[in-house]
Molecule: RNase P RNA; transfer RNA
Organism: Planctomycetota bacterium
């Protein structure tokens, strides 16, 4: 230098003038003395994904959230965290010279179940085409004992050929009528034994001999998980029909009611409950924003995180604020003039907080910075 | 803002233990009538809403995405 691969960041910058939302303060006017009105001043005001709503949790209500069921999720090992499908580290597979990537990675000798179509045969495997023993017919040869070809019959055989996503290790010697883990050595794979490791696994040694895929198919194992969701839910205040219809223990025993889908339990029940039908209102508070919070040191730890010390308070809107001209300055592209450099026009993305966090994913103009890896070149 | 659902031909729809893409109307050609409509044969017409993934093999089974419809306020 090129090309590549991982990880971290920024997402225009500065000033002016009008607005717009929230807090403070300060002041006109009014009156039932606590507000309402009007004006000024100070301070603050979107994202790295505020998205999708994919998972986790805090919250807040459902009488308890206790037990089985069903459902639903997770799913290599070990650690982190409130928690997690999310980090981090390890282990095995694939891919890639290589820095790196990716992996719904538990169980196929618990059972059920699927493999269309080709194709002899699709799972206690199979004989089409071949090869090969034999036994029969027939040709030819001939040294009459046979060789040989060809067409049938009884077997024998997973080497080859052929189908197909797969065909019941592989490669090589031997062996054999032709074959075949029939036998041997190496490879792959199971099984037992020692050894390391916290564990997933890993090496080593031995045996026998080869026993398939799909669980993002039911299922089996282990483990988690009640529901709904801020329009949760409390308060106030207007208004209308506190109307209809249905339900609810009692000694027992059936049925029912609210209650997480259902069964058990405990508990509570004629209360202005509890479903439905129907009337009414489109106003205000409160939850609402200080929280697993932010920057910064240090210490542990390989990290992820996590202690602990300072320091900081950072939108709270409800049709729904956080915008608009305007100037300089940078950043990209275009032209024009001789290179440097001037001017001149044009562009800047995805996107838009709605109860809060922790993650994923998804979109995204441009532009920094750091680690490593291959090639090429110079010393 | 928070909940469910659906997407397959030009319209409206099935499509199950994953292997064949279908039905009904319209569409076109031919037939039949004197002609036209019904009728009667026979045809064309499909990115199964995109994208990736499991698997020999996806409309079906998992995941991301996009587009649509729908319910959800409070009072007594």
């Nucleotide at each position: 230098g090129a090309a590549g691969u991982c990880g971290g960041c920024c997402g225009g910058a500065c000033g002016g003038c009008c607005g717009c939302u929230g807090c403070u303060c300060c002041u006109u006017g009014c009156c039932u003395c606590g507000g309402c009105u009007g004006g000024g001043g100070g301070c603050a005001g979107a994202g790295g994904a505020a998205a999708g709503u994919c998972c986790g949790g805090g919250c807040u209500c459902c009488g308890c959230a206790g037990g089985a069921c069903a459902c639903g999720g997770a799913g290599g090992u070990g650690g982190g965290u409130a928690a997690c499908a999310c980090c981090c580290a390890c282990c095995g597979g694939c891919c890639g010279c290589g820095a790196g990537g990716c992996c719904a990675g538990g169980g196929a000798a618990a059972g059920u179940g699927c493999a269309a179509c080709a194709g002899a045969a699709a799972g206690u495997a199979c004989a089409c085409c071949g090869c090969c023993u034999c036994g029969g017919c027939g040709g030819a040869c001939c040294u009459c004992g046979g060789u040989u070809c060809g067409c049938u019959g009884c077997g024998g055989u997973a080497a080859g050929g052929g189908u197909g996503a797969a065909a019941a290790g592989g490669u090589g010697c031997g062996g054999u009528a032709a074959g075949a883990g029939c036998g041997c050595a190496c490879c792959a794979g199971c099984a037992g034994u020692c050894g390391g490791g916290u564990g997933a696994c890993c090496g080593a040694c031995u045996g026998g001999c080869u026993c398939g895929g799909c669980a993002a198919a039911c299922c089996c194992c282990u483990c988690c998980g009640g529901g709904a969701g801020c329009a949760a839910g409390g308060c106030c205040a207007a208004a209308u029909a506190g109307g209809g219809g249905g339900g609810c223990a009692g000694g027992a025993c059936u049925g029912g009611u609210c209650c997480g889908g259902u069964c058990c339990g405990c508990a509570u029940a004629u209360g202005a409950c509890c479903c439905u039908c129907g009337g009414g209102u489109a106003g205000g508070c409160c939850g609402c924003u200080c929280g697993a919070g932010c920057c910064g040191g240090c210490a542990a730890g390989c990290a992820a995180u996590u202690g602990u010390c300072g320091g900081c308070c950072a939108a709270g809107a409800u049709a729904a604020a956080u915008g608009g001209c305007c100037g300089u300055c940078g950043c990209c592209g275009u032209g024009a003039u001789u290179c440097c450099a001037u001017c001149a026009c044009g562009g800047a993305a995805c996107a838009g907080a709605a109860c809060c966090c922790g993650g994923c994913u998804u979109a995204c103009a441009g532009g920094c910075c750091g680690g490593c890896u291959u090639c090429g070149c110079u010393u | 803002g928070g909940g469910g659902a659906u997407a397959u031909a030009g319209c409206u729809c099935a499509g199950u233990u994953g292997g064949g893409a279908g039905a009904g109307c319209g569409c076109g050609u031919g037939g039949a009538u004197c002609g036209c409509a019904c009728c009667c044969a026979c045809g064309a017409g499909g990115u199964c809403g995109g994208g990736g993934g499991u698997u020999c093999g996806a409309g079906u089974c998992c995941c991301c995405c996009u587009a649509u419809c729908u319910c959800c306020a409070c009072c007594a």